[in-house]
Molecule: Bacterial RNase P class A
Organism: Dehalococcoidia bacterium
């Protein structure tokens, strides 16, 4: 230097004016502070938190996940390792349990997609350039796939029919926490397809800040809680068990729209230094406080400068153009999708120069 692979980051800056929305000061005019992201976005996951008599228990139904160990409040997430697959490599990719329990599917092309003889090869027999039977899955077509694969015996020809290697499968020993690896041994193989049904295994209530709470005119209807509860009814996706409901009676309260308050900005929080650990995270100490609208605020217009491109110039510049993506609304942890343009660290291949 060229071509790549992995992570991590910034993603305008300073004035000058006009404005928005919160807080604080003032009596008031006014005054000072504070105001979008790395995705704030999809709303796909997994949680906090709040409401719900059917949210408890037990079966079925449905849904979700699935190699193994860590990690995390919890995950479908993250880390690390395994095994399969792309890759010269860095490195990436994989819903990665089960197809010798059952059912199903395997288009088109093929004679045949679990059933098998088109063609060819071998045998016997005839009316002998050919035909009928019969053995044959090694050779040829078709196919995404034709019942392990190579080589050698044997056979009329052939075939795990017999051996040897390899693959697969069973078992046995070993090493590893495990996933699996590495050897022995043994019958010699039983298609291919579970993001098809289905088995096994593990988890799964519902709604969701317009949750939900308080407050405030009036009038109907009411609510809430104490106590009792017998029969029939009634509440769940289905059954059983339990629970709740509804009638009188005491007590206490009024209800609640498009209005205000609250929830609601201190939280599984950032930062930093240190311990521990491959990492992911985790302990222990300091230091910090950082929007909170509800027709919904973070803006708008000048000047300068930055940063990239393109043109023009010897050049020092100059002229023009560009400057993403978006976009808080109850808060987290993730994961996906967007993105002008730069910046860094590590690694791989390859050329070249010492």
């Nucleotide at each position: 230097c060229c071509a790549g692979c992995a992570g991590g980051c910034c993603g305008g800056g300073u004035g000058a004016c006009c404005g928005c929305u919160c807080c604080g000061a003032g009596a008031a005019a006014u005054c000072g502070g504070a105001g979008a992201g790395g995705a704030a976005g999809g709303u796909c996951c997994g949680a906090g938190c709040u409401c719900c008599a059917u949210c408890c228990g037990g079966g079925c139904a449905g849904c979700g996940c699935g190699c193994u160990g860590g990690g995390u409040a919890a995950c479908a997430c993250c880390c690390a390792g395994g095994c399969g697959g792309a890759g010269c490599g860095a490195u990436c990719c994989g819903a990665c349990g089960g197809a010798a329990a059952g059912u199903g599917g395997c288009a088109c092309a093929g004679a045949a997609a679990c059933a098998a003889a088109c063609c060819g090869u071998c045998c016997u027999c005839c009316u002998c350039u050919g035909g009928c039977g019969g053995a044959u899955a090694a050779g040829g077509g078709u196919g995404a796939a034709a019942u392990g694969g190579u080589g050698g015996g044997g056979u009329a020809a052939g075939a795990g029919c017999c051996c040897a290697c390899c693959a697969g499968c069973a078992u046995c020993g070993g090493u590893g926490u495990g996933a699996a690896c590495c050897g022995g041994u043994g019958g010699c193989u039983g298609g291919c397809u579970a993001a098809a049904c289905c088995c096994c295994g593990c988890g799964c209530g519902g709604a969701g800040c317009a949750a939900g709470g308080c407050c405030a005119a009036a009038u109907a209807g009411g609510a809430g809680g104490g106590c009792g509860c017998u029969a029939a009814g009634g509440g769940a996706g289905c059954c059983c068990g339990g629970c709740c409901c509804a009638g009188a009676c005491c007590c206490u309260c009024g209800g609640g729209u498009u209005g205000g308050c609250c929830g609601c900005a201190c939280g599984a929080g950032g930062c930093c230094a240190u311990g521990g650990g491959u990492a992911a995270c985790c302990g222990u100490g300091g230091c910090c406080c950082u929007a909170g609208a509800u027709u919904g605020a973070u803006g708008g217009u000048c000047a300068c400068c930055g940063u990239c491109c393109g043109c023009c110039g010897c050049a020092a510049g100059g002229c023009g153009g560009a400057u993403a993506c978006a976009g808080a609304a109850c808060u987290c942890g993730g994961c996906c999708u967007a993105c002008a343009g730069g910046c860094c660290u590590g690694c791989u291949g390859g050329a070249c120069u010492a």